[in-house]
RNA sequence: GUUAUAGGCGGCUAGGGUUCCGGCUGCGGCGUUGCCGUGGUGCUGGUCCGAGAGCUGCGGCCUGGCGGGAGACAUCCGCCGGGUGCACGGCGGGACAAAAGCCCGGGAGAG
Numbered sequence: 001g002u003u004a005u006a007g008g009c010g011g012c013u014a015g016g017g018u019u020c021c022g023g024c025u026g027c028g029g030c031g032u033u034g035c036c037g038u039g040g041u042g043c044u045g046g047u048c049c050g051a052g053a054g055c056u057g058c059g060g061c062c063u064g065g066c067g068g069g070a071g072a073c074a075u076c077c078g079c080c081g082g083g084u085g086c087a088c089g090g091c092g093g094g095a096c097a098a099a100a101g102c103c104c105g106g107g108a109g110a111g
Base pairs, nucleotide, nucleotide: 008058009057010056011055012054015049016048020046021045022043023041024040025039026038027037028036029035030034060084061083062082063081064080065079066078067077068076086106088109092104093103094102
């Protein structure tokens, strides 16, 4: 310097906003402790979005041993094990209703 692999999916949470529900509230109406309509407001919440570097489960891949099919190796299947490391990180942009630790992105950059 080049190439390949390591980075899959589900559940949950940190977090996020405001489509819907609900709360609060302006206005109007009514059958007036309230109800209906229409605006406003992220307001503890529910629905919703949601982590590469969070938790968890499953799977995949690599691998040791044993067993099976005619079987020395290879390949395939089953069972019992092992491994799957490390990870500081903008600005800006994007989608959905909108925002975000989502996506761009294990990016740029730094060490």
This is a predicted structure of a 111-nucleotide RNA (Guanidine-I riboswitch aptamer) from Rhodospirillales bacterium 20-60-12. Model confidence (mean pLDDT): 81 of 100. NCBI's taxonomy places the organism under Bacteria, Pseudomonadati, Pseudomonadota, Alphaproteobacteria, Rhodospirillales. Of the family's consensus pairs, 92% are formed in the model.